[in-house]
Record summary:
c-di-GMP-I riboswitch aptamer from a Pseudomonadota bacterium, 90 nucleotides, folded computationally. The coordinates come from a structure-prediction model, not an experiment, and the mean pLDDT is 81. It was read from a public genome assembly, where an Rfam model found it. The source organism's lineage runs through Bacteria, Pseudomonadati and Pseudomonadota.
């Protein structure tokens, strides 16, 4: 150092649930917990999926509220990509 290989070693995250806590909502956090990850460390850059307070627009309408569209709001534990990385193997 390259390979990207993960049986075994040493460590590392933590699904659902419950319990506080932010938040319109989806989600987040943080404790308890383990479904399960070899990047389940980061990073919305593409698609996807979720929510629709606020706003815009579109329709109906004068009840100033119903429906519908649309993230700039979330998911990195959907997928692809981008990054940077231990502890072994070779």
């Nucleotide at each position: 150092u390259g390979c990207g290989c993960g049986c075994a070693c040493g460590g590392g995250c933590a699904a659902a649930g419950c319990c506080g806590u932010c938040g319109a909502a989806a989600g987040g956090c943080g404790g308890c917990g383990a479904c399960g990850c070899a990047a389940a460390g980061c990073c919305c850059c593409c698609g996807g999926c979720c929510u629709g307070a606020c706003u815009g627009c579109u329709c109906g309408c004068c009840g100033u509220u119903a429906a519908g569209c649309a993230a700039a709001g979330g998911u990195a534990g959907c997928g692809g990509g981008g990054u940077u990385g231990c502890c072994g193997g070779u």

Its Rfam family is "c-di-GMP-I riboswitch aptamer". From the family's description: GEMM was predicted in a large-scale screen for bacterial structured RNA regulatory elements.